[in-house]
A computed fold for a 590-nucleotide part of an RNA from SAR202 cluster bacterium AD-802-E10_MRT_200m, annotated as large-subunit ribosomal RNA, domain I. Taxonomically the source falls in SAR202 cluster (Bacteria, Bacillati, Chloroflexota, Dehalococcoidia). It matches the Rfam family "Bacterial large subunit ribosomal RNA".
Context: one part of a larger RNA
RNA sequence: GGCUCACGGGGGAUGCCUAGGUGCCAAGAGCCGAAGAAGGGCGCGGCCAGGCAGCGAAAUGCCCGGGUGAGUGGUCUAGCACGCGAAGCCCGGGGUGCCCGAAUGGGGAAACCCGGCCCAGCCGAUAAGGUUGGGUCACACUCGGUGAUUAGUGUGGCCGAGUGAGGGAACUGGGGGAACUGAAACAUCUAAGUACCCCAAGGAAAAGAAAGCAGAAGCGAUACCCUAAGUAGCGGCGAGCGAACAGGGCAGAGCCCAAACCCAAAAGACUUAACGGACUGGGGUCCUAUGUCUUCUGGGGGUUGUGGGGCAGAGCAAGAAGGGUCCCCAGACUCUUCAGGGAGCAGUCAGACUUUUAGCCGAAGGUCCCUGGAAAGGGCCGCCGAAGAGGGUGAUAGCCCCGUAGGCGAAAAGAGUUUGACCACCCGCUUUGUUCCCGAGUACCGCGGGGCACGGGGAAUCCUGCGGGAAGCUGGGGGGACCACCCUCCAAGGCUAAAUACUCUUGGCGACCGAUAGUGAACCAGUACCGUGAGGGAAAGGUGAAAAGCACCCCGAAAGGGGGAUGAAAAGACCUGAAACCGUGAGCCU
Numbered sequence: 001g002g003c004u005c006a007c008g009g010g011g012g013a014u015g016c017c018u019a020g021g022u023g024c025c026a027a028g029a030g031c032c033g034a035a036g037a038a039g040g041g042c043g044c045g046g047c048c049a050g051g052c053a054g055c056g057a058a059a060u061g062c063c064c065g066g067g068u069g070a071g072u073g074g075u076c077u078a079g080c081a082c083g084c085g086a087a088g089c090c091c092g093g094g095g096u097g098c099c100c101g102a103a104u105g106g107g108g109a110a111a112c113c114c115g116g117c118c119c120a121g122c123c124g125a126u127a128a129g130g131u132u133g134g135g136u137c138a139c140a141c142u143c144g145g146u147g148a149u150u151a152g153u154g155u156g157g158c159c160g161a162g163u164g165a166g167g168g169a170a171c172u173g174g175g176g177g178a179a180c181u182g183a184a185a186c187a188u189c190u191a192a193g194u195a196c197c198c199c200a201a202g203g204a205a206a207a208g209a210a211a212g213c214a215g216a217a218g219c220g221a222u223a224c225c226c227u228a229a230g231u232a233g234c235g236g237c238g239a240g241c242g243a244a245c246a247g248g249g250c251a252g253a254g255c256c257c258a259a260a261c262c263c264a265a266a267a268g269a270c271u272u273a274a275c276g277g278a279c280u281g282g283g284g285u286c287c288u289a290u291g292u293c294u295u296c297u298g299g300g301g302g303u304u305g306u307g308g309g310g311c312a313g314a315g316c317a318a319g320a321a322g323g324g325u326c327c328c329c330a331g332a333c334u335c336u337u338c339a340g341g342g343a344g345c346a347g348u349c350a351g352a353c354u355u356u357u358a359g360c361c362g363a364a365g366g367u368c369c370c371u372g373g374a375a376a377g378g379g380c381c382g383c384c385g386a387a388g389a390g391g392g393u394g395a396u397a398g399c400c401c402c403g404u405a406g407g408c409g410a411a412a413a414g415a416g417u418u419u420g421a422c423c424a425c426c427c428g429c430u431u432u433g434u435u436c437c438c439g440a441g442u443a444c445c446g447c448g449g450g451g452c453a454c455g456g457g458g459a460a461u462c463c464u465g466c467g468g469g470a471a472g473c474u475g476g477g478g479g480g481a482c483c484a485c486c487c488u489c490c491a492a493g494g495c496u497a498a499a500u501a502c503u504c505u506u507g508g509c510g511a512c513c514g515a516u517a518g519u520g521a522a523c524c525a526g527u528a529c530c531g532u533g534a535g536g537g538a539a540a541g542g543u544g545a546a547a548a549g550c551a552c553c554c555c556g557a558a559a560g561g562g563g564g565a566u567g568a569a570a571a572g573a574c575c576u577g578a579a580a581c582c583g584u585g586a587g588c589c590u
Base pairs, nucleotide, nucleotide: 001589002588003587004586005585006584007583008582009581015575016542017541020513021512022510023509024508025507026506027505028504029503030502031167032166039100040099041098042056043055044054046080047079050076051075052074053060062094063093064092065091066090067089068088071084072083073082105114106113107112115137116136117135118134119133120132121131122130123129139164140163141162142161143160144159145158146157171202172200173199174198175197176196182189186236212219213218224249225248226247233241234240254495255494256493257439261300262299263298264297266295267294268293269292270291276287277286278285279331280330281329282328283327284326305473307438308437309436310434311433312432313431314430315429316428319338320337321336322335323334324333325332340427341426342425347422348421349420350419351418352417353416354415355414356413357412359408360407361406365381366380368379369378370377382399383398384388390402391401392400444468445467446466447465448464449463450462454480475490476489477488478487479486529536530535549574552563553562554561555560
């Protein structure tokens, strides 16, 4: 020096465990904010220095209501002191809620500085002044008032009221929009309308009531799922991309304007009538605007594709009262109210029921024997079961504890369903004629693009930057160039619940993980730490059933060690404790 064995050190693998994750399912919930949010700063405790949690100068809490209840003053964190106990704890409602932050009186290097006005308290002398407390003072938009005279209109200013502003993980719509990559290179293509940026909205969003599909039969808004189908197609026909109809589910809901026409108000223009008007007829009377036309505003009307509507006429059906239309009579029209009918989806109030936010009841074993530190294990003898899910208890418990099956429960607040009342809403049908209406710089076309599974293709359909530019119901669009026939629908206005997406809460489950795994984070983690910053971003779990956490003695300055005690076991700051690596002793070899 090597090898082997034994015993250690070191190290933290492995095994076991789980407080934390993760995926799915079901049910429920879903916006917050100038009444000051989200997020923070600073404070608040008897001993409280600090962290976490809670709270806000009324500060570890206040008030009311309900439930529970013998304890209790959160936790790391034990102890002392002093309390409370109708406390405490849980749930609902209310009060308080410093400073910053949209931050909004002005400023500002966030959590700070400095003000105006009104009211009140205190100091001061009753003043000046100071100080404290309460209130108020940003901006934008909309509406109203004022200005306002001069027929009308009216900016700015001023005053008042209302609304907005900011935040939100994911989900949604829209405006922009890559590259790596793949094509075994690469350019069309792909990745991908993805990532990312911006805007906007909501608890969902979007879409949505056919100018749709279809194919000789028909369907009847939209979204989502299954299927059709990796089909038809598209494609340097490469890589790849990739429908729709029909069918089956889920849910189910339909509506409102514009226009014609009527009425009213206003403005402008025109008109001396034999011709217009004051509803019609007769008689009377009146009008130079009380007429006609145009424009605009408001109300009525009207909403469709077997075309619909308006207007005029006819027929059928149909209640009452009152008012109006220059006067009288008759009629007609119209308005209001009541009655009748319809639909009650949306509003308000009240009631009932269900449910959420606390809780409550809840069966049945043992002083037996054995092992053991401990019985829930083995033995013996019992019991319950609408409960033998699960967890805990000193090992493996239906009957010890919490629970489980099954039942019960809310003063208050929320949600849903339903009933009633109120408010608000709707209410003729048929037919004939018709010169009136039925969404225009629109449809469509050309050029340039985009989007459709469809890459310019035979390329329809959809969107539109530039140019051109209709018809108007005997009209117009579509049915994948285009034409005919046929079928189908009615664009150029708008609204619309549910089924759908995502997250959270509660409950449940897992041939999901088990501390280098599972979230980055089982532990005070988006922390420590790094970075000027945007940003990046850890490591770190386990004594024992119970601290019973080693009294006392000895050595030592201490650390530590030796006795001794606890404990089943030192497991002694820790379960187990592999390997590398480092030792001590012994044996063998050299």